[in-house]
Context: one part of a larger RNA
RNA sequence: GAAUGAACGCUGAGGAUAUGCUUGACACAUGCGAGUUGAACGAAAUAAUUUAUUUUAAAUUAUUUAGUAGCGAACGGGUGAGUAACGCGUAAGAAAAUACUUAAUAGACCUGGAUAAAAUACAGGAUAUAUUGAAAAAUUUAUUGCUAUUAAAUUUGCUUGCGUAAGAUUAGGUAGUUGGUAGGGUAAGGGCCUACCAAGCCGUCGAUCUUUAGCUGGUCUUAACGGACGGUCAGCCACAUUGGGACUGAGAUACGGCCCAAACCCAUUUUGGGGCAGCAGUGAGGAAUAUUGGACAAUGAGCGAAAGCUUGAUCCAUCAAUAUCCUGUGGGAGGAUUUGGAAGGUCAUAAGAUUGUAAACUCCUUUCAUUAAUGAUGAUAAUGACAUUAAUUAAAGCAAGAAGCCCUGGCUAACAUCUGUGCCAGCAGCCGCGGUAAUACAGAGGGGGCAAGCGUUAUUC
Numbered sequence: 001g002a003a004u005g006a007a008c009g010c011u012g013a014g015g016a017u018a019u020g021c022u023u024g025a026c027a028c029a030u031g032c033g034a035g036u037u038g039a040a041c042g043a044a045a046u047a048a049u050u051u052a053u054u055u056u057a058a059a060u061u062a063u064u065u066a067g068u069a070g071c072g073a074a075c076g077g078g079u080g081a082g083u084a085a086c087g088c089g090u091a092a093g094a095a096a097a098u099a100c101u102u103a104a105u106a107g108a109c110c111u112g113g114a115u116a117a118a119a120u121a122c123a124g125g126a127u128a129u130a131u132u133g134a135a136a137a138a139u140u141u142a143u144u145g146c147u148a149u150u151a152a153a154u155u156u157g158c159u160u161g162c163g164u165a166a167g168a169u170u171a172g173g174u175a176g177u178u179g180g181u182a183g184g185g186u187a188a189g190g191g192c193c194u195a196c197c198a199a200g201c202c203g204u205c206g207a208u209c210u211u212u213a214g215c216u217g218g219u220c221u222u223a224a225c226g227g228a229c230g231g232u233c234a235g236c237c238a239c240a241u242u243g244g245g246a247c248u249g250a251g252a253u254a255c256g257g258c259c260c261a262a263a264c265c266c267a268u269u270u271u272g273g274g275g276c277a278g279c280a281g282u283g284a285g286g287a288a289u290a291u292u293g294g295a296c297a298a299u300g301a302g303c304g305a306a307a308g309c310u311u312g313a314u315c316c317a318u319c320a321a322u323a324u325c326c327u328g329u330g331g332g333a334g335g336a337u338u339u340g341g342a343a344g345g346u347c348a349u350a351a352g353a354u355u356g357u358a359a360a361c362u363c364c365u366u367u368c369a370u371u372a373a374u375g376a377u378g379a380u381a382a383u384g385a386c387a388u389u390a391a392u393u394a395a396a397g398c399a400a401g402a403a404g405c406c407c408u409g410g411c412u413a414a415c416a417u418c419u420g421u422g423c424c425a426g427c428a429g430c431c432g433c434g435g436u437a438a439u440a441c442a443g444a445g446g447g448g449g450c451a452a453g454c455g456u457u458a459u460u461c
Stems, first nucleotide, its partner, number of pairs: 001461004006457005013327006019320002021285001026283003030280003035071003040068002043065010078239003087164007096156002101152007109125004137144003165211003172202003177199008214236004218229004241262005264274004291317001293316003299313001300311004330364002333362002344355004368401001370395005378386001404450005409431003415445001417444004426433002
């Protein structure tokens, strides 16, 4: 000098765009954050209509409710604890699966029990042929579903080369360990697992152990090489109070699912319930980090044939000079040069000098802010949270509402100033100032620098 997710002190006009718990992966009150489908299915309630009949019953339509069932809930959102690893980055590979989607071919028969009841729920049989293995209907009647197979797309699992922090005051490590045969297991290759056989395998080109750490695209700095960092945004990974486990499913070993154990919390008679590293918010910790806001209008996501419903994803608004950028806090000519620098302040050799054309005064203008009216774009067939929107026009004003902070001995731009203090009080980044005339302390006046900021502290180059 540049930089920061910064903090602190003094000060503070407007706007745009970003950013905002870096510390305790500490504990959490409350609300919301994942639903949807009546064109899968019966049932109940309410209302209306029609028919038969007047106790009422049946049918149809509409709305609502809980339930059976389907799809979704594995996405989206959060955090960085763990991990030095095929985790990540990059380049390759073969022994795999893939719901929804697209294309093609073929098919969709019969029956039963449960539930309050029915079914696209559940169960059984037939068909398919080397063997194993299918199906479901709905309604507006030509569409949507269902089953099997093939191909594609997408996504995921797996393998390998190379790269990926520090320590030798860590030198030996390893028995499913290294390889083979056979079998099991898996969607799939494999000591992944088991039995038997062999004795291998890794290591000074740093194994093992210890410490630290999510990785990358990138960010900061630098002329470059390098060095430091990995917050926001994007890709990948890991985790969801701690540890373990599987179920369902195309997909999870599942943040807002289940089971077991542990600690903690809540209610309680036994016993039961809970998990904000989702969005807000609370306590705690800390130098330190925002609202228990609005809307599904847009973009996407889930469900649905659709209308649509849901969505703390998202889009917006709020708070904060936290950062970057833009704009303003007035402007012109005079006022002051032969009528010779107001007052006040400061200095003074008491002549005057300086603050200083600076002010007052005269003239002009109104950006922004304020008030009023109009009013896009984002979205159109319709639908706008933002929104008292942006923008435009007008009005008012004796310029009105808007400047501070640091420094002034040298480095370093700026006092041969004054008063106070007297090695005291104090200053200080380094050198160093202060012991009676201090340009270095404190105040005043003058001056310099930056400016809605200025300075200090911390960290990086």

The prediction has a mean pLDDT of 81. The part of an RNA shown here (small-subunit ribosomal RNA, 5' domain) has 461 nucleotides and comes from Internoretia fryeana. The full RNA is in RNAcentral, with records from SILVA. Rfam family: Bacterial small subunit ribosomal RNA.